[in-house]
RNA sequence: UCAGAGGGUCGGGUGAUCGCUCUUACUUCGGUGAGGGAGGAAAGUCCGGGCUCCACGGAAACACGGCGCCGGAUAACGUCCGGCAGAGGCAACUCUAGGGAAAGUGCCACAGAAAGCAAACCGCCUCUUCGGAGGUAAGGGUGAAAGGGUGCGGUAAGAGCGCACCGCGCUGCUGGUAACAGCAGUGGCAAGGUAAACCCCGCCGGGAGCAAUACCAAAUAGGGGCGACACAUAAUCUGUUUCCGGAUUGUCGCUCGGGUAGGUAGCACGAGGUGUUCGGUAACGGACAUCCCAGAUGAAUGGUCACCGCCAUAUUUUCGGAUAUGCGCACAGAACCCGGCUUACAGACCCUCUGACCGC
Numbered sequence: 001u002c003a004g005a006g007g008g009u010c011g012g013g014u015g016a017u018c019g020c021u022c023u024u025a026c027u028u029c030g031g032u033g034a035g036g037g038a039g040g041a042a043a044g045u046c047c048g049g050g051c052u053c054c055a056c057g058g059a060a061a062c063a064c065g066g067c068g069c070c071g072g073a074u075a076a077c078g079u080c081c082g083g084c085a086g087a088g089g090c091a092a093c094u095c096u097a098g099g100g101a102a103a104g105u106g107c108c109a110c111a112g113a114a115a116g117c118a119a120a121c122c123g124c125c126u127c128u129u130c131g132g133a134g135g136u137a138a139g140g141g142u143g144a145a146a147g148g149g150u151g152c153g154g155u156a157a158g159a160g161c162g163c164a165c166c167g168c169g170c171u172g173c174u175g176g177u178a179a180c181a182g183c184a185g186u187g188g189c190a191a192g193g194u195a196a197a198c199c200c201c202g203c204c205g206g207g208a209g210c211a212a213u214a215c216c217a218a219a220u221a222g223g224g225g226c227g228a229c230a231c232a233u234a235a236u237c238u239g240u241u242u243c244c245g246g247a248u249u250g251u252c253g254c255u256c257g258g259g260u261a262g263g264u265a266g267c268a269c270g271a272g273g274u275g276u277u278c279g280g281u282a283a284c285g286g287a288c289a290u291c292c293c294a295g296a297u298g299a300a301u302g303g304u305c306a307c308c309g310c311c312a313u314a315u316u317u318u319c320g321g322a323u324a325u326g327c328g329c330a331c332a333g334a335a336c337c338c339g340g341c342u343u344a345c346a347g348a349c350c351c352u353c354u355g356a357c358c359g360c
Base pairs, nucleotide, nucleotide: 001356002355003354004353005352006351007350008349009348010347012308013307014306015305016304017303018302020037021036022035023034024033025032026031039331043342044341046340047339048338049337050336051209052208053207054206056245057244058243059242060241061240062239064205065204066203067202068201069083070082071081072080073079084098085096086095087094088093099200100199104198105197106194107193108192121140122139123136124135125134126133127132148166149165150164151163152162153161167189168187169186170185171184172183173182174181175180213265214264215263216262223256224255225254226253227252228251229250234249235248236247237246272291273290274289275288276287277286278285279284309329310328311326312325313324314323315322316321
């Protein structure tokens, strides 16, 4: 200098003026003063919870759903951190829907002789009555994949047929909390792939949701009809069933009709933010200090002007920069809250690491 990899920050600011809204103090009830007012994703609604409610609660099984190597973090998770294994990459690093194929079932199209118990198309070897017979799976072909690989020996020609090394299985030892790794011995040994197919195994899981829910005010019709089940030895009780306990007194379905369209709370102090420090490889946790940083309800958080900032283009330069122009400045708007994941994003900056080339 160029090319890459991983992580982080910002993504507008200041002043004036006018306006909106929340909190708070005062008020002559008209207002006045002080303080505050959209995000890193507020988006998606994909996960997990906090919270609220449900006569339901405890135990078990099933269904359904989710996760799936090991160890940790967390309120919890399908998240995060650290490791192991496999794959990709020169590397930094990245990815993995990572338990089980020897419990069973299914699938592997086409091509090919043969794709679950095997198989012989070409070829090679031996014999031949020249029709063919026998042996073979080393070589070739087909295919995503063809029953371990390389080499030597052996053989009629071959083949783990034998041997060496690698691979695989089993056993033992060593290291590690573990996943797993290494070493040694042993066995000629081969049980293809696929579970992001059904399935098996292990672990987890009640439901509905702020339009939850609570209170106040007001109003109405504690309504009508049909059907089914049941009638206290019964029925119902937020996945189903059983057992135990409990609650209620009918339960369920369809349909006609009436009232409620108001207000307050929930609603902003939190698994909270920031700084320092301790522990830990880290995620994260502890201690101390400090701060209060939106709360609307058809939905406020804005408009205008000026300057600054960033970017692009042009000119210029003493190479530090300067000047001018620009209907240039991304994605995008809270609605109960929080921890994640995913997606969108003009531009600017910082840190660490890898490779190549050049120079010292």
This is a predicted structure of a 360-nucleotide RNA (Bacterial RNase P class A) from an Alphaproteobacteria bacterium. The sequence was found by an Rfam model in a public genome assembly.